Annotation:
Small-subunit ribosomal RNA from an uncultured bacterium, 1374 nucleotides, folded computationally. The prediction has a mean pLDDT of 85.
């Protein structure tokens, strides 16, 4: 000293929370010793028992006991004297201290400082004077007597330092009369005279004794008065009759309404009276840098109280804790008549409570009371006991010791860690233990503590460590368990199967005889801001003015000295605190000295500033006279346009209204139009970020009355100013009251629409109201969300009202006042922004704020006719609420652009039959996955068995597969046979290599356990791969710059492009990933090479490029060329680029492909593969047979074939490309109606084969029909593949001949060699395509255009969204 928490991120405002310290504490876990402290905070609740105030015989009489003596004696004793001890009573002193408690008290109670000229003071000290002489009683005691008792009553005797007269007495008191002197008023002090009044006590001893009386003084203690200070509430604003004052009398120690009589009507209060609530006050203690805030235990000072309330007595002192009386409540005793009691003294008990101790020892010390003293008393006090309640100190061992032991935990299995820690070795003895000695506290004696502290000695590492925490704040991490459960949590927040946050363990961190938790206070919190905050938008400027009180106030001179400053003095108790010392071994603790106690008071000075008194000034302010502008206000009158209504005319079928309609009006004549009339309200144009007004507000014209402002010059007053709590008046609209008025408009209301509904928006009507007069209301986003006043602080440019100067004068320029706008510097500000009209710099005054909600609500009060307004809480609840700005996303916001996105076209799907996939259903099983686009002819480039993961049944258990170990064998493989549904199982035959001969390698079988195995789970634990936005044009970085920052800039802007493509501009300059290009195919040409390809020319020919020959052409394989806006014209900015043209095979990325940025979707996949964790282990593994994945009321997707004449059928005849082929393709030939079969030439392929291309051409036929369309379905007979076509293959022939005649809503593809249409091939594959992937043939139509739908990009704007509109959020109900 700060930190966490609002957000995707940022800055700010702002609350909440934490880290610190403290405690009379309590609770949880734990607990060795000592020292010093502390210990009913609650029930001022009730108290059993004991003790806490007595003492004096040297005040007094008496009694008792003991001793000594004397007298008498009946020898039992009696009487008496003395001495000692003791004591009920009389008497004295004390009991008013000490001790306890904090109920009451908001007060002169307390603190502080003064005053008493208004006072008292026992014991103590000093001084002066005195102590003479008498008297009468009452207790005790004796007797009688009442009562249960407590306690009395009567009679009689008696002493005193008890009581009462008398004498004496003034320096006392009172009265009267003076003198001197002093003071702040009353008055005081000293002194004189006269008169009056009041004293006393002895005792013991022989002492300088001690008492007693009067007086003076001191000291101590008390009493009274005053200044200042001393909690909260105004939702307490008025209180007060002894009240305030006076006179007189009383009372008191003393002043005083303290009390009384009379008189007067005062006194207190916004500087907070009264009332209500709470509370003992202070020194101090805790905290804090301080200022402050909080507290009022222990110790000390003061006060108050003693069961509750009241009262006095005694006394120096009390209205008295352990005294009295009365009343009350409670408790106890009682013979029922009556009595007794007061722990808030020390112990202790019950009760209350989270909670607070022994019915201890001693008067040894310190102190107190009494006494001459000895001494007695003392629960004050000194000590001990209990309690970790606090502070302080000490210990629980020290040194060595690495196979880094065992064990625990973790692990990547290598190791790491607990850890020199332990064991072990060598030591030591603080506390503890044994024995012995043994204090100080005590100046002679006397020690409760106490055989204590302390010292020496014996013994042995022995008896002595826990608590909290480990996600961040905040030091300290792993494993297991749990699975939004159990739980944690001070705040944020953890926990839904990999939790460093729960529980346990290991390890670690912190503190340590303690550690945590809870509670309270201060701090952090500048979060009540005096020091030290704010109010445009975060909470916060009153709606606005006038103005009393109050606050504050211009220049000069001068006096005073209240504030202010300085010096001195007194006080500020002690303790506490701080500094330096000292004493307990140290420390805590105790103690000495000093400082400090920031205060108050007195006094002496200073005079700048504030204040105050006086004099003066004119610049602040104001007044008079001159001029100016204006929707400033009030009242009266007048005017035209328009709406509506009425009357009359013309005129006919509609009008009106809307997005579209309807309600409504109209043939009884509307709307429209013409003329006349009535009535009310508002004043077009001018008109303007123009004017006026304090604000609200003010707009036709004229008149009357009236307020303010401005300008210029001077004359006057001379600080008269500013602000302004309360107060007073003003104050839009709506609303209220009374009376008018009512054209239009129009809450409520009615109807019609809209809608799921529509108590709305729209339409047709329509009443209050709007208007006037008078009176209320008193609020608004009453806003510039910005209080008023004054001064200062760069400019620029408009506009309104004046003035001055100049000029070339309908004006312009310069300048100056006052208003009203915009831009902008410094400065300020969280930012936005403000910026001479401040939100800047300063001063003065007022108002207001202190987290969000509850709530501007409730209650109370005031105002109001009411509506309501003003003032204005709390309980409870949340950890935020909020401001500004930033990045995105979003908008049924804007601008620009693109895409088969729409539009323009062509062809489909959706209807039929079939194929195929999915859902659903079914099933023993119908294995699993994929789910909008981006699942659904998808994984699957091909399920009869296998595949296969599913189901039923059978079988195996180190296993079908891998590695290691042990034993046996020499094989394993292969062949044959038996058995079984099949695997499994059984039997037989055949059968190794190397060698140093020991064995080794390899293989099989058997065994043991480590392990294998899992298409079991989790794609939300993952890698890899993939889809999608999207082949969209974007996504970023470095440096620089700007910004407090998140971020921005660059990447925006003007053009352009398919493109963040390029150009220009620019606080940016560059760069990267993307775009493009480089790559492949294709279109043209050249060149090279010609076999299996080709044949122009030459030759041969069986007429077939067949052969020779040739490579010119086609073609094939290489290598090149070509296209670059290169050229021209125009546009554009002389750019990029665009349009047109030439040439060219091809022209503006020529066409196609491969290529997919940063990222999004917890997108898909654990069943391709890999993989963490979890799960199964004679089974969720392995294997075999059979079945299933092929089911079928149904729904959807994707396709095929069609519905026909641009066609079908029959015959005939052309032209491809790209591929594949050895367990293969398979020609010619033979055969079958055919699928095929037989046979086998050629070909590992530019050679042979598949192989026929089809649509097309030509000819013929059919003639619009369920057909010569269409081919489903079914029957029969076959072919092929395969171990095997039943479930469940494909194909062939013959026969059968279903639906279907172009398809609803809706929806898909395609922009050129494309759509459409036609056939061909391949992969997979034994067989099994309408699917998929390729190939070529024929070959169109249309695009005006970007308003709209969908998707995307860029800029901008709004935003309370950021999981980002499938968002957020409000209300009702559950």
């Nucleotide at each position: 000293a700060g930190a966490g928490u609002u957000u995707g991120a940022u800055c700010c405002u702002g609350g909440c929370u934490c880290a610190g310290g403290a405690c009379g504490a309590a609770c949880g876990c734990u607990g060795g010793c000592g020292g010093c402290g502390u210990g009913c905070c609650u029930a001022a609740c009730a108290c059993a028992u004991g003790c806490a105030a007595g003492u004096c015989g040297a005040a007094c009489g008496g009694g008792g006991c003991a001793g000594a003596g004397a007298a008498c004696u009946u020898c039992g004793g009696u009487u008496u004297u003395c001495u000692g001890c003791u004591u009920a009573g009389u008497g004295g002193c004390g009991a008013a201290c000490g001790g306890g408690u904090g109920a009451g008290u908001a007060a002169c109670g307390c603190g502080u400082g003064a005053g008493g000229a208004a006072c008292c003071u026992g014991c103590c000290u000093u001084u002066c004077a005195g102590u003479g002489g008498g008297g009468g009683a009452c207790a005790a005691c004796a007797g009688u007597u009442g009562g249960a008792a407590a306690c009395g009553a009567c009679u009689g005797c008696u002493a005193a330092u008890a009581c009462c007269g008398c004498a004496u007495a003034a320096c006392a008191u009172g009265u009267a009369c003076g003198g001197a002197u002093c003071g702040c008023a009353u008055g005081g002090u000293c002194u004189g005279u006269a008169c009056a009044u009041c004293a006393a006590a002895g005792c013991u001893u022989u002492a300088u004794g001690u008492g007693c009386u009067g007086a003076a003084a001191g000291a101590u203690g008390g009493c009274c008065u005053c200044g200042c200070g001393u909690c909260u509430g105004a939702u307490u604003a008025g209180c007060u009759a002894g009240u305030u004052g006076g006179u007189g009398a009383g009372g008191u120690a003393a002043c005083g309404g303290c009390c009384c009589a009379c008189c007067a009507a005062g006194g207190c209060a916004a500087c907070g009276a009264u009332c209500a609530g709470u509370a003992g006050c202070c020194g101090a203690c805790c905290u804090g840098a301080g200022a402050g805030g909080g507290u009022a235990a222990u110790c000390g000072g003061c006060c108050a109280c003693a069961u509750u309330g009241g009262a006095a007595c005694u006394g120096a002192g009390a209205c008295a804790c352990g005294g009295u009386c009365c009343a009350a409540a409670c408790u106890c005793c009682u013979a029922c008549g009556g009595g007794a009691g007061g722990c808030a003294g020390c112990a202790g008990u019950g009760g209350g409570g989270a909670a607070u101790a022994u019915u201890g020892c001693a008067c040894a010390a310190u102190g107190g009371g009494g006494g001459a003293a000895a001494c007695c008393c003392u629960g004050a006090u000194g000590c001990a006991g209990c309690a970790a309640c606090g502070c302080c100190g000490c210990g629980u061992g020290a040194a060595g010791g690495a196979u880094g032991a065992a064990g625990g935990c973790c692990u990547u299995u290598g190791g790491g860690u607990c850890g020199u820690a332990a064991a072990c070795u060598u030591c030591u003895g603080u506390c503890c233990u044994u024995g012995a000695g043994g204090a100080a506290g005590a100046u002679a004696a006397u020690g409760a503590c106490g055989g204590u502290a302390c010292u020496c000695u014996u013994g042995g590492a022995g008896g002595a460590a826990g608590c909290u925490c480990c996600g961040g704040c905040u030091a300290a991490c792993u494993a297991c368990g749990u699975g939004c459960c159990a739980g944690c949590a001070g705040c944020c927040g953890c926990g839904g199967u990999a939790a460093u946050a729960c529980g346990u363990a290991g390890g670690g961190a912190g503190c340590g005889a303690g550690c945590g938790u809870u509670g309270u206070c201060c701090g952090g919190a500048a979060u009540u801001a005096c020091u030290g905050g704010g109010u445009g938008u975060a909470a916060a400027g009153g709606g606005a003015g006038c103005g009393c009180a109050g606050g504050c106030g211009g220049g000069a001179c001068u006096g005073c000295a209240a504030g202010u400053c300085a010096g001195a003095u007194g006080u500020g108790a002690a303790a506490a605190c701080c500094a330096c010392g000292g004493g307990c071994u140290c420390a805590a603790c105790c103690u000495g000295u000093g400082g400090a106690c920031u205060g108050c008071a007195u006094u002496u000075g200073a005079a700048a500033c504030u204040g105050u008194g006086g004099u003066u000034c004119u610049u602040g302010a104001g007044u008079g006279a001159a001029g100016u502008a204006g929707a400033g206000g009030u009242a009266a009158g007048c005017g035209g346009a328009a709406u509506u209504c009425c009357u009359a005319g013309u005129g006919u079928a509609g009008c009106g209204g809307u997005g579209a309609a309807a309600u409504g009006c109209g043939u009884a004549g509307a709307u429209a139009u013409u003329a006349g009339g009535a009535g009310g309200a508002a004043c077009a144009c001018c008109a303007g970020u123009g004017g006026c007004g304090a604000a609200g507000g003010c707009g036709g014209c004229u008149u009357a009355c009236u307020g303010g402002a401005c300008u210029g010059g001077u004359a006057c007053u001379g600080a008269c100013a500013c602000u302004g709590a309360g107060g007073c008046a003003c104050g839009a609209a709506a609303g209220c009251g009374u009376g008018g008025g009512g054209a239009g408009c129009a809450a409520a209301c009615a109807g019609g629409a809209u809608u799921a509904g529509a108590u709305a928006c729209c339409c047709u009507g329509g009443u209050a109201g709007u208007c006037c007069a008078c009176g209320c209301c008193g609020u608004a986003a009453a806003c510039g969300a910005u209080g008023a006043a004054u001064a200062c602080u760069a400019g620029g440019u408009g506009u309104c009202g004046g003035g001055u100067a100049g000029c070339a004068a309908a004006g312009c320029u310069a300048u100056u006042c006052g208003g009203u706008g915009c831009c902008g510097c410094a400065g300020c500000a969280a930012g936005c922004g403000c910026a001479u009209u401040a939100a800047g710099u300063a001063u003065u005054c007022c108002a207001c704020c202190u987290g969000g909600g509850g709530a501007g609500u409730a209650c109370g009060u005031u105002c109001g006719c009411a509506a309501g307004a003003a003032u204005g809480a709390a309980a409870c609840u949340c950890a935020a609420a909020g401001g500004a700005a930033u990045u995105g996303a979003c908008g049924g916001g804007g601008a620009c652009c693109c895409g088969c996105a729409c539009a323009a076209g062509c062809g489909g799907u959706g209807g039929a039959g079939c194929a195929u996939g999915u859902g659903g259903u079914u099933u023993a099983a119908u294995u699993c996955g994929a789910a909008g686009c981006a699942a659904c002819g998808c994984g699957a480039a091909g399920a009869a068995c296998c595949u296969u993961a599913c189901c039923a049944g059978g079988u195996c258990u180190u296993g079908a597969c891998a590695u290691c170990c042990c034993g046996a064998c020499g094989a394993c493989c292969g062949c044959u046979c038996c058995u079984u549904a099949a695997u499994c199982g059984g039997a037989g035959c055949u059968u190794u290599u190397c060698u140093u001969c020991g064995g080794a390698a390899c293989g099989u079988c058997g065994g043991u356990g480590a392990c294998a195995g899992g298409u079991g789970g989790u794609g939300c634990a993952u890698g890899g791969u993939u889809g999608u936005c999207g082949u969209c044009a974007g996504c970023u970085c470095g440096u620089g710059u700007c910004g407090u920052g998140a971020g921005a800039u660059g990447u925006u802007g003007g053009g352009u492009u398919a493109a963040g493509u390029c150009c220009c501009g620019c606080a940016a300059c560059g760069a990267g990933c993307g775009c493009a290009a480089c790559c492949c195919c294709u279109a043209u040409c050249u060149u090279u090479a010609g076999u299996a390809g080709c044949c122009a020319g030459c030759a041969u020919u069986u007429c077939g490029g067949a052969u020779g020959g040739g490579c010119a052409c086609u073609c094939u394989g290489g290598a090149g060329a070509g296209a670059c806006u290169g050229c021209c014209c125009g546009g554009g900015a002389u750019a990029a680029c665009c349009g047109g043209g030439a040439g060219g095979a091809a022209g503006g990325u020529g066409g196609g492909g491969a290529u997919g940025a940063c990222g999004u979707c917890a997108a898909a996949u654990c069943a391709u593969c890999a993989u963490g964790c979890c799960c199964c282990u004679u089974a969720u593994g392995a294997u075999c047979u059979g079945g299933g994945c092929u089911a079928c009321a149904c729904a959807c997707g994707u396709g095929c074939u069609a519905c026909a004449a641009u066609g079908g059928c029959a015959g005939u005849u052309a032209c491809a490309a790209a591929g594949a082929g050895a367990a293969g393709c398979g020609a010619u030939c033979c055969u079958g109606u055919g699928a095929g079969g037989g046979g086998g030439a050629g070909c590992a392929a530019a050679c042979c084969u598949c192989a026929a291309a089809a649509a097309g051409g030509c000819u013929g036929u059919c003639u619009c029909a369920g057909u010569u369309c269409g081919g489903a379905u079914u029957g029969u007979a076959g072919u092929c593949u395969g171990c095997a076509a039943c479930u469940c293959g494909a194909c062939u022939a013959c026969a059968u001949g279903a639906a279907g005649c172009u398809g609803g809503a809706a929806u898909c593809g395609c922009u050129a060699g494309u759509a459409a249409u036609c056939g061909c091939g391949a992969a997979u594959c034994a067989g099994a395509a309408u699917g998929u992937c390729g190939c070529g043939g024929u070959g169109a139509a249309u695009a005006c255009g970007u308003u709209c739908c969908c998707g995307g990009g860029u800029c901008u704007u709004g935003c309370a969204c950021u999981c980002a509109c499938c968002g957020c959020c409000c209300g009702u109900c559950a």